Molecule: transfer RNA
Organism: bacterium
RNA sequence: UCCCCCGUAGCUCAAUUGGUAGAGCGCCUUACUGACAGCAGGGAGGUUAGACGUUCAAUCCGUCUCGGGGGAG
Numbered sequence: 001u002c003c004c005c006c007g008u009a010g011c012u013c014a015a016u017u018g019g020u021a022g023a024g025c026g027c028c029u030u031a032c033u034g035a036c037a038g039c040a041g042g043g044a045g046g047u048u049a050g051a052c053g054u055u056c057a058a059u060c061c062g063u064c065u066c067g068g069g070g071g072a073g
Stems, first nucleotide, its partner, number of pairs: 001072007010025004019056001027043004032038001049065005
């Protein structure tokens, strides 16, 4: 310098023939218990890395930038 992949909740990851984002763990809370642990119910938590574009509508398509990983020279 060039090519490929990845970036979504605190963490690990889903959701893509474009249709309004979910699971597990964790966190808070309620009940059971003398208390802890544990099981069960409920709840909070996201500008989907950033900007622009296409579209009625973008996590998803296009361009650029940033960060991480791998490969070639």